[in-house]
RNA sequence: UGCUUAUCAAGAAAGGCAGAGGGUUAUGGCCCUGUGAAGCCUUAGCAACCUCCCCGGCGAAAGCCGAGAGCUGGUGCUAAUUCCAUCCUGAAGGAAACAAUUUCGGGACAGAUAAGUC
Numbered sequence: 001u002g003c004u005u006a007u008c009a010a011g012a013a014a015g016g017c018a019g020a021g022g023g024u025u026a027u028g029g030c031c032c033u034g035u036g037a038a039g040c041c042u043u044a045g046c047a048a049c050c051u052c053c054c055c056g057g058c059g060a061a062a063g064c065c066g067a068g069a070g071c072u073g074g075u076g077c078u079a080a081u082u083c084c085a086u087c088c089u090g091a092a093g094g095a096a097a098c099a100a101u102u103u104c105g106g107g108a109c110a111g112a113u114a115a116g117u118c
Base pairs, nucleotide, nucleotide: 002117003116004115005114006113007112008111013043014042015041016040017039021032022031023030026086027085028084029083044078045077046076049074050073053068055066056065057064058063082110087107088106089105090104091103092102
């Protein structure tokens, strides 16, 4: 990097350096930002994907399933729904010739993270 599975409307901050961008394909919006963006460092926190711990069930065992805790470690994360939309579709509103347009759902694509695997 590719593939598979799961989750994505919740949650969580300060300080130092730094000095103009950022919101992770593209486009259109909208938002954050010298009252300090990105990046780096320190500390803190959130979460519960894996691990450690603990309980129960199945099993000859290896393991599998369910529940708990946040104790350990590995990641990740700490503005806004994955910030919103783009593609398909349903129902309303509007319109009433056509067209354009609005709202609320569902799905897909894409993306992020974790585990496994090539």